Annotation:
This is a predicted structure of an 88-nucleotide RNA (c-di-GMP-I-GGC riboswitch aptamer) from Paenibacillus flagellatus. Lineage of the source: Bacteria > Bacillati > Bacillota > Caryophanales > Paenibacillus. The sequence was found by an Rfam model in a public genome assembly.
RNA sequence: AGCGGAAAAGGCACACUUAUCGAAAGAUAAGGUCGCAAAGCGGCAGACCUGCAGGUUCGCGAAACCGAUGGUGGCUGAGCUGCCGAAG
Numbered sequence: 001a002g003c004g005g006a007a008a009a010g011g012c013a014c015a016c017u018u019a020u021c022g023a024a025a026g027a028u029a030a031g032g033u034c035g036c037a038a039a040g041c042g043g044c045a046g047a048c049c050u051g052c053a054g055g056u057u058c059g060c061g062a063a064a065c066c067g068a069u070g071g072u073g074g075c076u077g078a079g080c081u082g083c084c085g086a087a088g
Stems, first nucleotide, its partner, number of pairs: 003085003011036002016031006034074001040080002044077003047072003054066004058061001
């Protein structure tokens, strides 16, 4: 440098449940353990989700679309950082 997570030392934690926060998406804590070698960090780019005010459309409705803001790093790319070493 690359590859791997076998051993040893360990790490994270989907769904779901409870509590709290939030308009919502979702977040935090505890339990849980689907999975993860960056499932460590930060929303920079794309993607997806949310939907204040206001606007647009129509078949005029508990409608659709645009949209401020917010969210997802366990969607992808790029960036920064990092533990271990059995076999090859």

Rfam family: c-di-GMP-I-GGC riboswitch aptamer. Rfam links the family to the GO term cyclic-di-GMP binding.